[in-house]
């Protein structure tokens, strides 16, 4: 010095002037009610304090408080999770750990029970792609061709002889040969090559006509046992076995485990107003609730359609599985104790204009019940631990 890995903070500041808005304290304008005492009640304006978006407030993906169904269960079918061991109020998340995969490495990543329970699904090339094979090659043998040789028997000519016979040679026709070569058919192979992402475990030696776990030793596989480990899993001691012989379950489908539903427009309480409405249909064993479906359970009437009224106002609303310092306890996630602190509750929707000075020139973006993850968006700016290269000492 340059490139990256993990983890944190921050997310434009200061004065000034005006403006919004919620509590709390003052204040009392006005209402109301009345036993008529100014008794109870409520309570504007104003002034004074003290607050007033986010690390994701975004996605609506999950888990749960809280509320109602509702007194409250089983079973199916749908649904979700899918390696261990922890944490947590829970989870599909967080942690360490284990195997796999990426990366030189710090490190990241995982949809991570099951292919021997069944069905399924894979273009093209290739003999074949899973109780999957013979394309080309090796081997072997019948039958024909050339080639080397020229073996056995007959018969018939010719030479030779004084005639046979013996010897020689020719021709047919039979009848053996061959470590040659090519074609054809058949039969054996699956070691050699091809094809293809991938082809019926690897070397190696022995057998074989030629080969092949055929057999044989080593590796590898699979059961089992042995030792570390809580476990996942690891090693490989031991021992049978010549050996299921691929891949996809984010394919159907097989295990195991889980989990009511539906929500703050969820409810609760006040005020008001209408038509205590009209019609059909099931109908005392039906009906209706409990997400779908049966079974069981409280409860007693549903259901559709037509008209009609209202849709104001108080609450739920903010003190939380809340935060921050120290300190023990773990490898960590968390957790214990002590002692501090209160930090928006709007309600068609508040935190805004203006002006000055600084400087790192300003990103993504705005709470609507609240909490606890995940995912996704981000300009710049700080600070802490790691890893790899170069140079220089």
């Nucleotide at each position: 010095g340059a490139a990256g890995u993990g983890a944190g903070c921050u997310g434009g500041a200061c004065g000034g002037u005006c403006g919004c808005u919620g509590c709390u304290g003052u204040g009392g304008a006005g209402g109301u009610c009345u036993u008529c005492g100014u008794g109870a009640c409520u309570g504007a304006a104003g002034c004074a304090g003290g607050g007033g978006a986010g690390g994701a407030a975004a996605g609506u993906c999950c888990g749960g408080g809280c509320u109602u169904c509702a007194a409250a269960g089983g079973g199916c079918a749908g649904g979700g999770u899918g390696c261990c061991a922890g944490g947590u109020a829970a989870c599909g998340c967080c942690u360490g750990g284990g195997c796999g995969g990426c990366g030189c490495a710090a490190g990241c990543c995982g949809a991570c029970g099951g292919a021997a329970a069944g069905u399924g699904c894979a273009g093209c090339a290739g003999a074949g792609a899973g109780u999957a094979g013979a394309c080309c090659g090796c081997c072997a043998a019948u039958c024909c061709c050339u080639c080397c040789a020229g073996u056995u028997c007959c018969u018939c000519c010719c030479u030779u002889u004084a005639a046979u016979a013996a010897a020689g040679g020719g021709a047919g026709g039979u009848u053996a040969g061959g470590u040659a070569g090519g074609a054809u058919u058949u039969g054996g192979u699956a070691a050699g090559g091809g094809u293809g992402a991938a082809a019926g475990g690897g070397u190696g030696c022995g057998g074989u006509a030629a080969g092949a776990g055929c057999g044989c030793a080593c590796c590898g596989c699979g059961u089992g046992u042995c030792u570390g480990g809580u476990a996942a899993c690891a090693g490989u001691u031991c021992a049978c076995g010549g050996c299921a012989u691929g891949g996809c379950a984010a394919a159907c489908c097989c295990c195991a485990c889980c989990a009511g539903a539906a929500g703050c427009a969820a409810g609760a309480c006040c005020a008001a107003a209408u038509a205590g409405g009209a019609a059909u249909c099931c109908u005392g064993a039906g009906g209706u609730a409990c997400g779908g479906c049966c079974c069981g359970u409280a409860c007693u009437g549903g259901a559709u359609u037509c008209g009609g009224g209202u849709a104001g106002g108080u609450u739920g609303c903010u003190u939380g599985a809340g935060c921050g310092u120290a300190u023990g306890a773990g490898u960590g996630a968390u957790u214990g104790u002590a002692c501090g602190c209160c930090u928006a509750g709007a309600g068609g929707a508040a935190u805004g204009a203006u002006c000055g000075u600084c400087c790192u020139c300003g990103a993504c973006a705005g709470a609507a019940c609240c909490c606890g993850g995940c995912u996704u968006a981000c300009a710049g700016g700080c600070u802490c631990a790691c890893u790899u290269c170069c140079c220089u000492u």
Bacterial RNase P class A from Acinetobacter brisouii, 393 nucleotides, folded computationally. The sequence is in RNAcentral, with records from ENA. Of the family's consensus pairs, 98% are formed in the model. It matches the Rfam family "Bacterial RNase P class A". The family's RNA type in Rfam is ribozyme. Its mean pLDDT, the model's own confidence on a scale to 100, is 78. The gene name in the source record is rnpB.